[in-house]
RNA sequence: UGAGUGGGCUGGGCGGUCGCGGCGUGUCUUCGGACGCGGCGAGGAAAGUCCGAGCUCCACAGGGCAGGGUGCUUCCUAACGCGAAGGCGGGGUGACCCGACGGAAAGUGGCACAGAAAACACACGGCCGAUGGUCCGCGCAAGCGGACACAGGCAAAGUUGAAAAGGUGCGGUAAGAGCGCACCAGCGGUCUGGUGACAGAUCGGCUUGUCAAACCCCACCUGGAGCAAUUCCGAAUAGGGGAGCUAUGAAGUGGCCCGCUUCGCUCCCGGGUUGGAAGCUAGAGGCGUGCGGCAACGUACGUCGUAGAUGAAUGGCCGCCUCGGGCGCGGCGCCUUACGGCGUCCGCCUAAGACAGAACUCGGCUUACAGGCCCACUCACACC
Numbered sequence: 001u002g003a004g005u006g007g008g009c010u011g012g013g014c015g016g017u018c019g020c021g022g023c024g025u026g027u028c029u030u031c032g033g034a035c036g037c038g039g040c041g042a043g044g045a046a047a048g049u050c051c052g053a054g055c056u057c058c059a060c061a062g063g064g065c066a067g068g069g070u071g072c073u074u075c076c077u078a079a080c081g082c083g084a085a086g087g088c089g090g091g092g093u094g095a096c097c098c099g100a101c102g103g104a105a106a107g108u109g110g111c112a113c114a115g116a117a118a119a120c121a122c123a124c125g126g127c128c129g130a131u132g133g134u135c136c137g138c139g140c141a142a143g144c145g146g147a148c149a150c151a152g153g154c155a156a157a158g159u160u161g162a163a164a165a166g167g168u169g170c171g172g173u174a175a176g177a178g179c180g181c182a183c184c185a186g187c188g189g190u191c192u193g194g195u196g197a198c199a200g201a202u203c204g205g206c207u208u209g210u211c212a213a214a215c216c217c218c219a220c221c222u223g224g225a226g227c228a229a230u231u232c233c234g235a236a237u238a239g240g241g242g243a244g245c246u247a248u249g250a251a252g253u254g255g256c257c258c259g260c261u262u263c264g265c266u267c268c269c270g271g272g273u274u275g276g277a278a279g280c281u282a283g284a285g286g287c288g289u290g291c292g293g294c295a296a297c298g299u300a301c302g303u304c305g306u307a308g309a310u311g312a313a314u315g316g317c318c319g320c321c322u323c324g325g326g327c328g329c330g331g332c333g334c335c336u337u338a339c340g341g342c343g344u345c346c347g348c349c350u351a352a353g354a355c356a357g358a359a360c361u362c363g364g365c366u367u368a369c370a371g372g373c374c375c376a377c378u379c380a381c382a383c384c
Stems, first nucleotide, its partner, number of pairs: 001380010012321007020041002023038006043355001047366002050364005055226004067222005072086004087101001088099004102217002107215002109211003124158001126154003131151002133148006166184006185207001187204007230278004240269006249263005285304008324350005330345006
């Protein structure tokens, strides 16, 4: 200088003006409210609602089954499927990244196409002629030699496939084969190291396909619903229950009577709807320092603090500034044969532009994100 890897931070500032929502306060009020002043008023993800908790109500003697979840180890935590540090496997030259990573020697089941054969191995094309058989030759005979491939033996080499019953080599054999041996892989035992996952060494018999994101087995965890939870106060009016009055009653029409129409009137009780209040924001809180720990995290001390709306406010415009962006055949320095590139300074123009928005609260995860800043590390090249 170029190309990368991992991590952290930030997510404009000041002012003016017009608005919006709570709160406090003052004035006015037709008691509904109106106006003035003051202070406060979104995020790193407030999002998705995926996981875990607090809190609330319902259910629940105890134990078990079923169902659901988690799944290498140790640690951390209120808890977790989160996180930290490790192990193992895979990828990358490397920094580093990725992994549903318990059990297939308990049982059931699957393995397309191709292929002889896909799991009680099999035999398409092949190899063999030891053994039995048939035939031929030789021999007095025992038998020897040869042919056939009927019975039989074999699975090395060939073909298929993602995968072919351990791999390679030597020996061995009729041909072969872990049949024997050496090395390698795997499995099991022992020893050593490690809290552990596991690693290393050594011995053994020679071997066990793959899939549990198929059923299943094992270990551990696990009641349901959610702040529209839940609790309280409660209007008009309608309806319900109870007590009393009443048909010689009450109400309406009407000046009054008759007439006509209606069935009520008074008091008490509790439930619900509109509405209001609580829950509701100080919490497993943030930040700093010290100590313990590799770390996640824990702990002590100090310090900080005003969103809580409920159809739901937190906004619009303007000015100045800054990050950023653009221009100059500008100046200086470096690199280059040169065009040009990089850094820096100056001048001018432009100028905040991403994702998004609380709704009971926390701990995580995931997803979205314009622009800017910082730290550590890796590789290549050059120079000292």
Description: This is a predicted structure of a 384-nucleotide RNA (Bacterial RNase P class A) from a bacterium. The coordinates come from a structure-prediction model, not an experiment, and the mean pLDDT is 77.